Annotation:
The part of an RNA shown here (small-subunit ribosomal RNA, 3' major domain) has 477 nucleotides and comes from an uncultured prokaryote. The RNAcentral record of the full RNA draws on ENA. It matches the Rfam family "Bacterial small subunit ribosomal RNA". Rfam links the family to the GO terms structural constituent of ribosome and ribosome.
Context: one part of a larger RNA
């Protein structure tokens, strides 16, 4: 140079403290380990695996196991040879498959045959989720949105290398000023970009409805309007710009004014040089190795759902700031044509019927929920809490047994706030509440996203962790 120190200054961070909600204590749920198993299919393993790949294992998926079949093969290319293709029956089988009967003769055409498609043959080949991510692309995580990594010339040193980049201030920032043997430059930082907080102008249908008029039990329902909202497209607005004060007259701070909005306004998109032989050959590609009547390929059925345990993440809980009934009020952001489905009816319910309408700011999914008003329960293992299991049922779907989800009746366990430890969050955030979608025939306590309600607290940097700058020692590199 670097790297490390129970070495020293200096800073940063829900790092700590200061708070508020969990977690570890039940019960399910989900993933993993481990244990069985004929299989429990393969990877992911401190952090950065464990609700991870899985945006959805009944069959398919399925790579796994069992059994029964194929061998130029389920796909490709190229060749002979035959036939259009194709479509209905029947029989044997678990099924793939193997037979048997019948329909059917198309289009182009130089009549030699072509083209698409079916079988059979033959060898080149096909195939392989088989191994190696310690042979690779490519694509991700993680330090870390950390403030940092480098170059060009010059300079200094015999060289490694230094300078620059260090110092004095100051930022969120190697962010700017000032100083300087350095002067400049790249990649990062910041804006450029999307959204969201405000106001103009445009344009008003499917959106709205102030003021006119009609109607109507009631509704923006009609005529009609752009005013509002609200859409979406185009501007303007935020620059320390102004004013004071402190500072080195600087960069900047600390107050203030105007202002929806103030000093990065909030949120996202964006991850430098490089660390981890970090993941991935099982998304894909890819060397090299390996299999070739089987480690390829096709079918049934079973496992992937197993269950003495043991961890991770959650949902639900243990109540009265709660449970039950009744009655009422207010969103956003999405999905809909092999789709959402409405009024009415039937069902106690899951549905079911039944079809308007809607290729959607028009129709539909949809009733938001917590909320507010009222009854009642009054401290109990309870009107709590809902595990279990017993009957009945509904959907989806060739089919819910192994192994789906709901709904009704019955049961009605654990659990009375959780030990040592431990995790998240600084504002519209935590912490309640419900809504929606991707997958998807069904199947969400999961993720992804939506809006309602809406808090405590931060004195401070001594300490845990982790990180940035300067220096300092080192028998390490």
């Nucleotide at each position: 140079u670097g790297a490390c120190g129970g070495g020293g200054g200096c800073c940063c961070g829900c790092a700590c403290a200061a708070g508020c909600g969990g977690u570890g204590g039940a019960a399910c749920a989900u993933g993993u380990g481990g244990u069985u198993u004929a299989a429990u299919u393969c990877g992911a393993u401190g952090c950065a695996a464990c609700g991870c790949g899985a945006a959805g294992a009944a069959c398919c998926u399925u790579a796994c196991c069992u059994a029964c079949c194929c061998u130029u093969g389920a796909c490709a290319u190229c060749c002979u040879c035959g036939g259009a293709a194709u479509c209905u029956u029947c029989u044997a089988g678990a099924g793939a498959u193997a037979g048997a009967a019948g329909a059917g003769u198309g289009c182009c055409u130089u009549c030699g045959g072509g083209a698409a498609c079916c079988g059979a043959g033959u060898g080149a080949c096909a195939g392989g989720u088989g191994c190696u991510g310690c042979a690779u692309g490519g694509c991700u995580g993680u330090c870390g949105u950390c403030a940092g990594c480098u170059c060009g010339u010059g300079u200094c040193g015999u060289g490694a290398g230094a300078u620059g980049u260090u110092g004095g201030g100051u930022u969120a920032a190697g962010u700017c000023c000032c100083g300087u043997a350095a002067c400049g430059a790249g990649c990062g930082c910041a804006a450029c970009c999307c959204u969201u907080a405000u106001c103009c102008u445009u344009a008003g249908u499917u959106g709205c409805c102030a003021g006119c008029a009609c109607g109507u039990a009631a509704u923006g329902g009609u005529g009609g309007g752009g005013a509002c909202u609200c859409u979406a497209a185009g501007g303007a607005g935020a620059c320390u710009g102004c004013c004071g004060g402190u500072g080195a007259u600087a960069a900047a701070c600390c107050g203030g004014a105007g202002g929806a909005a103030g000093g990065u306004g909030g949120g996202g998109a964006c991850g430098a040089c490089g660390u981890c032989a970090a993941g991935u050959c099982a998304u894909c590609a890819u060397g090299g190795c390996c299999c070739u009547u089987a480690c390829g390929g096709g079918u049934a059925g079973g496992g992937c759902u197993a269950c003495a345990c043991a961890c991770g993440u959650g949902u639900u809980a243990c109540a009265a700031u709660g449970g039950a009934c009744g009655g009422u009020a207010c969103a956003a952001a999405g999905g809909g044509u092999u789709g959402c489905u409405a009024a009415g009816c039937c069902g106690c319910a899951a549905g079911g019927u039944g079809g308007a309408g809607c290729c959607a700011a028009u129709c539909c999914c949809a009733g938001a929920a917590a909320g507010c008003c009222g009854u009642u329960c009054u401290c109990a293992g309870u009107c709590c809490g809902g595990a279990u299991u017993g009957g009945a049922g509904u959907c989806u779907g060739c089919a819910a047994c192994u192994c789906g989800a709901c709904u009704c009746c019955a049961u009605g366990a654990a659990g009375u706030c959780g030990g040592a430890a431990u995790c998240g969050c600084u504002a519209g955030u935590a912490a309640u509440c419900g809504c929606g979608a991707a997958u998807c025939a069904g199947c969400a306590u999961g993720u992804c996203g939506c809006g309602g309600u809406g808090a405590a607290u931060a004195c401070g940097u001594u300490c845990c962790c982790g990180g940035g700058c300067c220096u300092u020692g080192u028998a390490c590199a």